RNAcentral holds the sequence, with entries from ENA. Predicted 3D model of a 71-nucleotide RNA (transfer RNA) from a Planctomycetaceae bacterium.

RNA sequence: GCAUCCUUAGUGUAGCGGUAACACAGUAGCUUCCCAUGUUACUAAUGAGGGUUCGACUCCCUUAGGGUGCU
Numbered sequence: 001g002c003a004u005c006c007u008u009a010g011u012g013u014a015g016c017g018g019u020a021a022c023a024c025a026g027u028a029g030c031u032u033c034c035c036a037u038g039u040u041a042c043u044a045a046u047g048a049g050g051g052u053u054c055g056a057c058u059c060c061c062u063u064a065g066g067g068u069g070c071u
Base pairs, nucleotide, nucleotide: 001070002069003068004067005066006065007064010024011023012022013021018054026042027041028040029039030038047063048062049061050060051059
């Protein structure tokens, strides 16, 4: 230099065009004499910028960071 893959909540992962899901973590309640456990509810996320579309995490382009291969 070229090609290719990844980027979603504090963390680890789903979601392949139609209200972003789950687990752990966090907060609050219930339970308990207290703690732990259990249980219920809540908070919190699509790396950035454009394009296509009635509608984009999803498709396309550029870009940032990271991984792999080739030169």
Source information:
The coordinates come from a structure-prediction model, not an experiment, and the mean pLDDT is 83. Taxonomically the source falls in Planctomycetaceae (Bacteria, Pseudomonadati, Planctomycetota, Planctomycetales). Its Rfam family is "tRNA". Its family is annotated with triplet codon-amino acid adaptor activity in the Gene Ontology. Rfam's curators write: Transfer RNA (tRNA) molecules are approximately 80 nucleotides in length.